[in-house]
RNA sequence: GGGACUGUAGCUCAGUCUGGAAGAGCGCUCGACUGAAGAUCGAGGUGUCGCUGGUUCAAAUCCUGCCAGUCCCA
Numbered sequence: 001g002g003g004a005c006u007g008u009a010g011c012u013c014a015g016u017c018u019g020g021a022a023g024a025g026c027g028c029u030c031g032a033c034u035g036a037a038g039a040u041c042g043a044g045g046u047g048u049c050g051c052u053g054g055u056u057c058a059a060a061u062c063c064u065g066c067c068a069g070u071c072c073c074a
Stems, first nucleotide, its partner, number of pairs: 001073007010026004020057001028044005050066002053063002
C1' cells in the first nucleotide's frame, strides 16, 4: 500500500440481509426480606448506535469519506 471482518448501555452481545417506537443477559442503584449479608422478589435503561456527509416522509440499518481494532496479502 491492497483486501476482509468488527465498532450499539458499565461489560458480553442481538438487532443491519428485508429502513418504520433502541433491546437481552450480567452488572449497578433503590425498596422488600434478614441481626447483618447472600439468595429471592419488586422498581429503575443508565445510550450523540465510532465520526462525518448524503439518500429518504423516516437511517443503528442503504450509499461516500474518515478513525480505531483484529486478521490476510504485498